A computed fold for a 72-nucleotide RNA from Candidatus Thioglobus sp., annotated as transfer RNA.
The RNAcentral record of the sequence draws on ENA.
Its mean pLDDT, the model's own confidence on a scale to 100, is 82.
Rfam family: tRNA. The family's RNA type in Rfam is transfer RNA.
[in-house]
């Protein structure tokens, strides 16, 4: 300097066009003497940033950033 992947609630992760799954962790409630395990709600996501196509983009296309790997 060439090339591929990655980016999604506080962490992990699923999703191949119609406003986002689950697991964890938080918070409250039941359960205990108490924890702690179970069980039951809730809060938590501008889907990395910035343009494009498209009635509609987390998903498709462009560039930039992160991070990993490969070549040199």
């Nucleotide at each position: 300097g060439g090339g591929a992947g990655u980016a999604u609630g506080g962490u992990c992760u699923a999703g191949u066009g119609g406003u986002a799954u689950g697991a964890u962790g938080u918070u409250c409630g039941c359960u205990u003497u108490g924890g702690g395990u179970g069980c039951g709600a809730a809060a938590g996501g501008u889907c990395g940033u910035a343009g494009g196509u498209u009635c509609g983009a987390u998903u498709c296309c462009u560039a930039c950033u992160u991070c990993u790997c490969c070549c040199c």